[in-house]
RNA sequence: AGGUAGAGGAGCGAUACCUAUAAGUAGCUAUAUGGAGGACGGAAUCCAUUGAAAUGUAGUGAAAGGAGCUACCGCCGAAGGUUUAGAAACCAAAAUCUGGACCUGGGACUAUAUUUAAUAAAUAUAGGACUGCUAUUAUAUUCUAAUAAUAUAAUGGUGUGCUAUCU
Numbered sequence: 001a002g003g004u005a006g007a008g009g010a011g012c013g014a015u016a017c018c019u020a021u022a023a024g025u026a027g028c029u030a031u032a033u034g035g036a037g038g039a040c041g042g043a044a045u046c047c048a049u050u051g052a053a054a055u056g057u058a059g060u061g062a063a064a065g066g067a068g069c070u071a072c073c074g075c076c077g078a079a080g081g082u083u084u085a086g087a088a089a090c091c092a093a094a095a096u097c098u099g100g101a102c103c104u105g106g107g108a109c110u111a112u113a114u115u116u117a118a119u120a121a122a123u124a125u126a127g128g129a130c131u132g133c134u135a136u137u138a139u140a141u142u143c144u145a146a147u148a149a150u151a152u153a154a155u156g157g158u159g160u161g162c163u164a165u166c167u
Base pairs, nucleotide, nucleotide: 001167002166003165004164005163006162009076011075012074013073015071016070018068019067027060028059029058030057031056032055033054037047038046039045041091042090079104080103081102082101083100084099085098086097087096105131106130109127110126111125112124113123114122132158133157134156135155136154137153138152139151140150141149142148
C1' cells in the first nucleotide's frame, strides 16, 4: 500500500400489509347571488354570456406525501446535507436519476429557521451533557520482573477513521 472479516446503538437506509391522521378537506351534483374570466408561472391548446372566477346552502365524498405497528431485505460513509455538471421534460420552477467537490463518528434533548394540514416527522445551525474509537498521563488488578492486558479518572482528537487478520 492492497484484500478479507468485524465493533459502536433508541445505529443507517429501503420494501410490503394494516391502522390513524390528512378530512367531512379537495373534487363532483343541485340551487341562489354574481357578471368575465379559468385551467400552478410562460407558450400552445381547451372550457366559458346556452353564464367563468368567487361566495352561501344542501347532498355526496377521496387520494398522495409524511407518521405508527409488524414482517423482511441491504448495510456500518451505513447515510444525510450544501454546491456543481449532465439526462429526461415545450420553457421555467419543484421533484427524480447518474457523476465531481466540500461538511457530518452516533443517537437523544433544548432553541432558532425551512418544509408541511400539523405542535407529528424531516433538514440545517447552535448549545450543554451522554456514548463509540483512539492518543497521552495517573491509579488499581493479573502476569516471575519489566513489557503487555483489563478497569477507572482526567485531557486532547474524530469516519476514505478504528480493531483483527492475510499478502
Molecule: Lysine riboswitch aptamer
Organism: soil metagenome